[in-house]
A computed fold for an 86-nucleotide RNA from an Acidaminococcaceae bacterium, annotated as transfer RNA.
RNA sequence: GCCGGGGUGGCGGAACUGGCAGACGCAAGGGACUUAAAAUCCCUCGGGAAGUGAUUCCCGUACCGGUUCGAUUCCGGUCCUCGGCA
Numbered sequence: 001g002c003c004g005g006g007g008u009g010g011c012g013g014a015a016c017u018g019g020c021a022g023a024c025g026c027a028a029g030g031g032a033c034u035u036a037a038a039a040u041c042c043c044u045c046g047g048g049a050a051g052u053g054a055u056u057c058c059c060g061u062a063c064c065g066g067u068u069c070g071a072u073u074c075c076g077g078u079c080c081u082c083g084g085c086a
Stems, first nucleotide, its partner, number of pairs: 001085007010026003019069001028044005046059005062078005
C1' cells in the first nucleotide's frame, strides 16, 4: 500500500431484511430479610432541561457528512483496533 472483521452504558455483550436504542450478565445505588453481616429477593441504574411531584421533553450507537417520513443498520470520507496479502 491492498483486502476483510470490529468500534454500542462504568465493563462484557445483544438488537441489523431501516421502524420504541440499549436485551442479558457483571459492577454500582436504594429497600426487604438478619442481633449484625453474607447469601437471597424487589426496585433503580447514559446525558441534559422543565416540574413540589407523578411525569414529560430534547440529545445520545467511534467522528463528520449524505439518503430517507424514519439510520446502530444503507452510502461517502476520516480515526482507532484486529487479521490476511504484498
It was read from a public genome assembly. Its Rfam family is "tRNA". Taxonomically the source falls in Acidaminococcaceae (Bacteria, Bacillati, Bacillota, Negativicutes).